[in-house]
Molecule: transfer RNA
Organism: Lachnospiraceae bacterium
RNA sequence: UGCGGAGUAGAGCAGCUGGUAGCUCGCCGGGCUCAUUCCCCGGAGGUCGCAGGUUCGAGUCCUGCCUCCGCCA
Numbered sequence: 001u002g003c004g005g006a007g008u009a010g011a012g013c014a015g016c017u018g019g020u021a022g023c024u025c026g027c028c029g030g031g032c033u034c035a036u037u038c039c040c041c042g043g044a045g046g047u048c049g050c051a052g053g054u055u056c057g058a059g060u061c062c063u064g065c066c067u068c069c070g071c072c073a
Stems, first nucleotide, its partner, number of pairs: 002071006010025004019056001027043005049065005
């Protein structure tokens, strides 16, 4: 070079047939407690790898590129 897979919140991952981006842990605040852990309630945090295209509408479909992993050579 060729083929396949992956890229979504700080971390690990969902997101089905295109229709308001979610779960767990973590973080912050409050409650509980003498106090901490646990438990309960609330909150912040995402230009969905980048750039285009299709569409009324794209995390999802199409094209190119970048990064990582595997296979062949």